[in-house]
RNA sequence: AAGGAAAAAUGGCAAACCCGCUCGAAAGACGGGGACGCAAAGCCACGGGUCUGCGGCCGUAAGGCUAUGAUCGCCGGGUUACCCUA
Numbered sequence: 001a002a003g004g005a006a007a008a009a010u011g012g013c014a015a016a017c018c019c020g021c022u023c024g025a026a027a028g029a030c031g032g033g034g035a036c037g038c039a040a041a042g043c044c045a046c047g048g049g050u051c052u053g054c055g056g057c058c059g060u061a062a063g064g065c066u067a068u069g070a071u072c073g074c075c076g077g078g079u080u081a082c083c084c085u086a
Base pairs, nucleotide, nucleotide: 003085004084012038013037017033018032019031020030022029023028036073042079043078044077046076047075048074049071050070051069055066056065057064058063
């Protein structure tokens, strides 16, 4: 340095749910409360998956298709990193 079996220590983040004269078409994000969990559950939308469908296209209609939107706590990848160490 890489890796991480076990045991410690300082701490960190924050699911569901609730609230909101917050943003958004929505998904969702943000702020507050709250902890299910997480050794990268820090960061990045690069690849895949999933979600939404304003707009566009198809349809008599119901509705369907579609990402430029979202999700890194879905997976992979990239990148940064605390403590200890079989």